[in-house]
Context: one part of a larger RNA
RNA sequence: GGCAGGGAGUGUAUAUAUGUGGUGACCCGAAAGGGGGAGCGAAAGCAAAAACCUGCAGCACUUUGGUGCGAGAGGUGUGGUAUGAAAGUGCCAUUAAUCACAUGUAUACAACCUGAAACCAAGCGAUCUAACCCGAAGCAGGACGAAGUCUCUCUGCUGAGAGAUGGAGGUCCGUUAGAGGUUCUGGGCUCAAUCCGUUCUCGUGACUUCGGGAUAGAAGUGAAAUGCUAAUCGAGCUUGGUAAUAGCAGGUUCCUCUCGAAAUAGCCCUCAGGCUAGUCUGACCAGAGACAGACUAUGGGGUAGAGCACUGAUUGGGUAUCUAGGAGACGAAAGUCUUCACUACCCUGUCAAACUCCGAACCUAUAGUCGUCUGAGAAGGUUGGAAAAGGGGUUGGGGGGUAAGCUCCCAAUCCGAAAGGGAAAAAACCCUGCUUAUGGUUAAGGCCCCAAAAUGCUAACUGAGUGUAAGUAAAGGCGUCUUAGGUCCGAGACAGUGAGAAGGUAAGCUUAGAAGCAGCUAUCCUCUAAGGAGUGCGUAACAGCUCACUCACCGAGACCUAAGGCCCUUAAAAUGGACGGGACUAAGUUAGCUGCCGAUACCAUAAUUCUCGUAAGAGAAUGUAGAGAGGUGCCUUGUGGGAAUAGAAGCCUUUUCUUGAGAAAGGGUGGAUCCUACAAGGAUAAGAAUCCUGCC
Numbered sequence: 001g002g003c004a005g006g007g008a009g010u011g012u013a014u015a016u017a018u019g020u021g022g023u024g025a026c027c028c029g030a031a032a033g034g035g036g037g038a039g040c041g042a043a044a045g046c047a048a049a050a051a052c053c054u055g056c057a058g059c060a061c062u063u064u065g066g067u068g069c070g071a072g073a074g075g076u077g078u079g080g081u082a083u084g085a086a087a088g089u090g091c092c093a094u095u096a097a098u099c100a101c102a103u104g105u106a107u108a109c110a111a112c113c114u115g116a117a118a119c120c121a122a123g124c125g126a127u128c129u130a131a132c133c134c135g136a137a138g139c140a141g142g143a144c145g146a147a148g149u150c151u152c153u154c155u156g157c158u159g160a161g162a163g164a165u166g167g168a169g170g171u172c173c174g175u176u177a178g179a180g181g182u183u184c185u186g187g188g189c190u191c192a193a194u195c196c197g198u199u200c201u202c203g204u205g206a207c208u209u210c211g212g213g214a215u216a217g218a219a220g221u222g223a224a225a226u227g228c229u230a231a232u233c234g235a236g237c238u239u240g241g242u243a244a245u246a247g248c249a250g251g252u253u254c255c256u257c258u259c260g261a262a263a264u265a266g267c268c269c270u271c272a273g274g275c276u277a278g279u280c281u282g283a284c285c286a287g288a289g290a291c292a293g294a295c296u297a298u299g300g301g302g303u304a305g306a307g308c309a310c311u312g313a314u315u316g317g318g319u320a321u322c323u324a325g326g327a328g329a330c331g332a333a334a335g336u337c338u339u340c341a342c343u344a345c346c347c348u349g350u351c352a353a354a355c356u357c358c359g360a361a362c363c364u365a366u367a368g369u370c371g372u373c374u375g376a377g378a379a380g381g382u383u384g385g386a387a388a389a390g391g392g393g394u395u396g397g398g399g400g401g402u403a404a405g406c407u408c409c410c411a412a413u414c415c416g417a418a419a420g421g422g423a424a425a426a427a428a429c430c431c432u433g434c435u436u437a438u439g440g441u442u443a444a445g446g447c448c449c450c451a452a453a454a455u456g457c458u459a460a461c462u463g464a465g466u467g468u469a470a471g472u473a474a475a476g477g478c479g480u481c482u483u484a485g486g487u488c489c490g491a492g493a494c495a496g497u498g499a500g501a502a503g504g505u506a507a508g509c510u511u512a513g514a515a516g517c518a519g520c521u522a523u524c525c526u527c528u529a530a531g532g533a534g535u536g537c538g539u540a541a542c543a544g545c546u547c548a549c550u551c552a553c554c555g556a557g558a559c560c561u562a563a564g565g566c567c568c569u570u571a572a573a574a575u576g577g578a579c580g581g582g583a584c585u586a587a588g589u590u591a592g593c594u595g596c597c598g599a600u601a602c603c604a605u606a607a608u609u610c611u612c613g614u615a616a617g618a619g620a621a622u623g624u625a626g627a628g629a630g631g632u633g634c635c636u637u638g639u640g641g642g643a644a645u646a647g648a649a650g651c652c653u654u655u656u657c658u659u660g661a662g663a664a665a666g667g668g669u670g671g672a673u674c675c676u677a678c679a680a681g682g683a684u685a686a687g688a689a690u691c692c693u694g695c696c
Base pairs, nucleotide, nucleotide: 001696002695003694004693005692006691011109012108013107014106015105016104017103018102019101020100021099022098023097026035027034028033039046040045051076052075053074054073058069059068060067061066077094078093079092080091081090082089083088112251113250114249115248119241120240121239122238123237124236130215132213133212134211135210136209137208138207139205141173142172143171144169148165149164150163151162152161153160154159178202179201180200184197186196187195217233219229220228221227226235254631255630256629257628258627259626264277265276266275267274268273280385281384282383283382284381285380289373290372291371293370294369295368296367297366298365299364300363301362305358306356307355311352312351313350316347317346318345319344320343325340326339327338328337329336330335391415392414393413394412395411396410397409398408399407400406420431421430422429435607436606437605438604439603440602441601445597446596447595448582449581450580454594456593457592458591459590460589461588467584468583475569476568477567479566480565481564482563483562484561485560486559487558488557496553497552498551499550500549502526503525504524507521508520509519532547536545537544608621609620610619611618612617632685634682635681636680637679638678639677640676641675642674643673650669651668652667653666654665655664656663657662
């Protein structure tokens, strides 16, 4: 890992709801007693006219308009009690219970199953290890050379020095034995749950080792690391309390049908959880209106926008007061003048979530009309059972943030719990809400091939593979197309080519020089077709080249401005690469037209189930958590009926039937039990739990 078998909402008590049954103002029990028949009040205590009215269902009558009776229901009255001076107010009475069984739920117990770390008690451990006690054992060789002693010398007679001797030491070297365990952070699923190699440390001592002993878990021991106390140590191990507890995690076994959520609010030592409400579901009561839509009318609102009338911010100018202030000028001073600031007003230009003289759309309340639903039972109410209380995406409106597939709110919608078609692929984007079958028509989106349908039509644009992709800036482009306006032009424009571009004069001034061209001033006249007291280059200054301007040649448009379409630049990410791919000059883009394809949508036909209904018939059909309803299968017991050695169960296989769980039959194997109806009962359904056991 596979297969087989096992494997999880159970029992008792109490309470409550529903259903069924027995009896019924009583019921249960042998009785005692329990429940009900009376309540109110904190208590002392006191203690209930089965009255009337309305009226649903139903029944009776009806001239179909209604009328009468009217269980249940609602109301009024009266009554009981508490309070109160009273008025009044609260609760209650005008009558249904109780016992059993079944099912749902709650509480207590192991309480659906599995799972802690822990806590407590009683025992067992010092054959490992820690320190200690008793008795023992061990340490090659070498080095250094303390005290003491001897000899000699000196001497102040006590010492000093030198040379020997001596052999001290938690001394040194050392793979002696032995002990340790530093480095490679070497090898290592291994010889090994700490070993091996290499390197390293101690090695006469606070040394090492052996045998025996004693110290223990609320503890011991510790040259102290929370270390060690038998591979276990921030409190050993074993057994018991014990099925500890777990708001946490995993698992929880057949089918079909009906309905179908929530991820919100309040409170909580509350934020991984609960309680209550809201939202879901089942049952019942009730008896006439209800409401998602549209329009009208009347109210409410102060947003978007706008505005500056208030509050505050804010541009420029003007006028006034000069009162307090700053600077300057004049003056001997008084003071005068200029300017700034302040304040107020006028004109002008702006801004606001916490501004508003204004003010929509829109939202909302009430009423009316229409619409939809409703005696086949609306609104409403009572009651059993939940789940959920981590939400998320998009669009619009906001708060925070540089921003985010960001975060916090509001409204709607979708996903969650929604399948199908499209967007290459895809939770929530577009289309559209899947009972079953067959056929057709469309939606979004598409129609060259992959791949269903146009190599469709008309008119333009693009030449960048732009594009065929949802999306990409400011700033640029004599790329190209379009629109509008203007100027020049057969009395010849624009471009090009040829020619001229002169004289007074080198204008005057300045200057070393200044001659069109360093600078300042002025910018005239003549000849002309035209030619500036000069557009740029150039010279030290001249010279030289050139332009404006003019003529000739040529012969038809040229130039400027503004706006728009497509395109280009701007344009950068890490292995080679993406329009889905091929590919395409349309199979790209723009505007228009016609057809076709395309879904579980829509239509038609047939069928199933559900709700309502006597029926005819009408309506409905997705679904997680969850509520409700009906079924299938397994085992046991009882009663009845059956099958079987002419072959039971089981197993293998084939066929048929059912919406399904499943059922039936044929064949083979097998060799003795089995099926069915009803009733009563269950240790009643397996794919998951790092599930348990067995086999392979």